[in-house]
RNA sequence: GAAGCUCGCUAGGCCGUCGCUGGUGCAAUCUGGGAAACCAGGCACUGGAGGAACGUCCGGACUGCGUAGGACAGCGUAAGAGGUAACACCUCUCCACCGUGAGGUGAGGAUUAGAGCAACAGAGACGAGCCGAUUUAGUUCGGGUGAAACGGGCAAUCUCUACGCGCAGCAAUACCAAGUAGGCCAGCCCCGAGGGCGCGGUUCGCCGCGUUCCUUGAUCUUGUGGUCCGCAGGAAUGGUUGGCGGGUAGGUAGCACCGAGCCGAGUGGGCAACCCUCGGCCCAGAUUAAUGACGGUCACGCCGUGGGCAACCACGGUGCACAGAAUCCGGCGUAUCGGCGAGCUUCACAC
RNA sequence: GGGCGAUUAGCUCAGGGGUAGAGCACCACAUUCACACUGUGGGGGUCGCAAGUUCGAAACUUGCAUCGCCCACCA
Numbered sequence: 001g002a003a004g005c006u007c008g009c010u011a012g013g014c015c016g017u018c019g020c021u022g023g024u025g026c027a028a029u030c031u032g033g034g035a036a037a038c039c040a041g042g043c044a045c046u047g048g049a050g051g052a053a054c055g056u057c058c059g060g061a062c063u064g065c066g067u068a069g070g071a072c073a074g075c076g077u078a079a080g081a082g083g084u085a086a087c088a089c090c091u092c093u094c095c096a097c098c099g100u101g102a103g104g105u106g107a108g109g110a111u112u113a114g115a116g117c118a119a120c121a122g123a124g125a126c127g128a129g130c131c132g133a134u135u136u137a138g139u140u141c142g143g144g145u146g147a148a149a150c151g152g153g154c155a156a157u158c159u160c161u162a163c164g165c166g167c168a169g170c171a172a173u174a175c176c177a178a179g180u181a182g183g184c185c186a187g188c189c190c191c192g193a194g195g196g197c198g199c200g201g202u203u204c205g206c207c208g209c210g211u212u213c214c215u216u217g218a219u220c221u222u223g224u225g226g227u228c229c230g231c232a233g234g235a236a237u238g239g240u241u242g243g244c245g246g247g248u249a250g251g252u253a254g255c256a257c258c259g260a261g262c263c264g265a266g267u268g269g270g271c272a273a274c275c276c277u278c279g280g281c282c283c284a285g286a287u288u289a290a291u292g293a294c295g296g297u298c299a300c301g302c303c304g305u306g307g308g309c310a311a312c313c314a315c316g317g318u319g320c321a322c323a324g325a326a327u328c329c330g331g332c333g334u335a336u337c338g339g340c341g342a343g344c345u346u347c348a349c350a351c
Numbered sequence: 352g353g354g355c356g357a358u359u360a361g362c363u364c365a366g367g368g369g370u371a372g373a374g375c376a377c378c379a380c381a382u383u384c385a386c387a388c389u390g391u392g393g394g395g396g397u398c399g400c401a402a403g404u405u406c407g408a409a410a411c412u413u414g415c416a417u418c419g420c421c422c423a424c425c426a
């Protein structure tokens, strides 16, 4: 100097004008919207997209369902150790493969439990056996076909082993307000035993009938996962499930978080992922869905013109990615114009 | 916002590890005066795209792309 590998950071800056949207404090107790629930309105201060907010592929928090327990089925994961709230994520180590190398990739348990598969080619594809040579001996060796030729291969084939998983998802869920044809159709709601009580009969031993009662048995049915058990509710002045039809599509909470939170420091621990201690901070949030528009200027890239030997300078034009929160976190994957920094490798040349 | 499903010939769909099919449509021939029907033959495919597993992928796995479906509350 050229070509690469790995890791980290950044994601245009500043000023002016006009807007949008949330929070806190103060003031007011009023005004406006609305049928109501409820919402909005003044002044001051202050916050306002991302590394992926994306895909929704994993893992959680949270909420509800009957605290959801057991068995089978089903789904998922898979080297060893560690990290973590958890994971299929991350780190280190081993092994295999790729690369000259820095490094990269790996669903990487078991084929001595069993089953299945192997097209074409080839004599033969898991049974046996072609050609040639050889031997006491189908005894041994070689050949061609093929991914694979007697020894195995494929478990991202079934399966086995170990471990994990209940299901649904913020349109979850809780509450308020208004409104209704509080309608129609279909399924299920069955039967014993014992006791109590009442009535009747009686040979006084008991027998029969009845029941808005009690206990119990199986049965049925409902309850958000496929089945079974278990569990809970129900079994007739109605109940329950499903479908059709009807009404409303308004509001509040969930929801903007003292948190698996963010930033900084440590001659703290650890190879590392990560953890610990100390200090500081409070940091977006709707549902007619905010986070913008315009102008100037600077920086950067490209093009043109002019100047200059060149580096470069001046002017003009143009561009400045991917993408945009929606319950919230931790990962993975995918998209991305560029720019900056650190460490390392290979090759060439020079010393 | 959340949850599912599909993609194979021009159209509608089979095929679920061994190299691609059916019906309709299209083309040619036969039949007919001609057309239709009918019969015979034929053409047409990067199996949405990319990567992985495997000897081998339309299929199995993963990631993208496109299209489609479902959902609230009240009694």
Base pairs, nucleotide, nucleotide: 001347002346003345004344005343006342007341008340009339010338012298013297014296015295016294017293018292020048021047022046023045024044025043026042030041031040032039033038050322054333055332057331058330059329060328061327062169063168064167065166069229070228071227072226074165075164076163077162078161079093080092081091082090083089094108095106096105097104098103109160110159114158115157116154117153126151130143131142132141133140173253174252175251176250183244184243185242186241187240188239189238191217192216193215194214195213196211197210198209199208200207201206219235220234221233222232223231246425247424248423261281262280263279264278265277266276268275269274300319301318302317303316304315305314306313307312352422353421354420355419356418357417358416361375362374363373364372369406377393378392379391380390381389399415400414401413402412403411

This is a predicted complex of two RNAs, RNase P RNA and transfer RNA, with 426 nucleotides together. Its mean pLDDT, the model's own confidence on a scale to 100, is 79. It holds a member of the Rfam family "Bacterial RNase P class A". Gene Ontology terms of the family: tRNA processing, ribonuclease P activity and dimeric ribonuclease P complex. The family's RNA type in Rfam is ribozyme.